[in-house]
RNA sequence: CAUCUCUGGAGAGCUCCGCUGAAACGAUGCGGACGCCGAAGGUGCUAAGGGAUCACCGAUCACGAAUCUCUCAGGCAAAAGGACAGGGCUGG
Numbered sequence: 001c002a003u004c005u006c007u008g009g010a011g012a013g014c015u016c017c018g019c020u021g022a023a024a025c026g027a028u029g030c031g032g033a034c035g036c037c038g039a040a041g042g043u044g045c046u047a048a049g050g051g052a053u054c055a056c057c058g059a060u061c062a063c064g065a066a067u068c069u070c071u072c073a074g075g076c077a078a079a080a081g082g083a084c085a086g087g088g089c090u091g092g
Base pairs, nucleotide, nucleotide: 001091002090004088005087006086007085008084013034015033016032017031018030019029035076036075037074041072042070044068049063051061052060053059054058
């Protein structure tokens, strides 16, 4: 450093309408409407940083991170998932 595994792990309507159905207020399916979140993944910006050109003062150009940004995807009871953090096994 990587796989696997254990523990912790935030935010935001379990909103409204219709359909199906024995039942969907509780209640988990399908379709639609409005609102919202930022921590799978993805987009964008620039910082540090080095690179190229002009030229050795510096200027220009492109590259370039995130928990920043967007909200495509995802999510808005619980469960699951979850960036990230710590422990363990194995391998390098």
Predicted 3D model of a 92-nucleotide RNA (Glycine riboswitch aptamer) from Dialister hominis. It matches the Rfam family "Glycine riboswitch aptamer". Rfam links the family to the GO term glycine biosynthetic process. Rfam describes the family as follows. This family represents the bacterial glycine riboswitch. NCBI's taxonomy places the organism under Bacteria, Bacillati, Bacillota, Veillonellales, Dialister. Model confidence (mean pLDDT): 79 of 100. The RNAcentral record of the sequence draws on MGnify.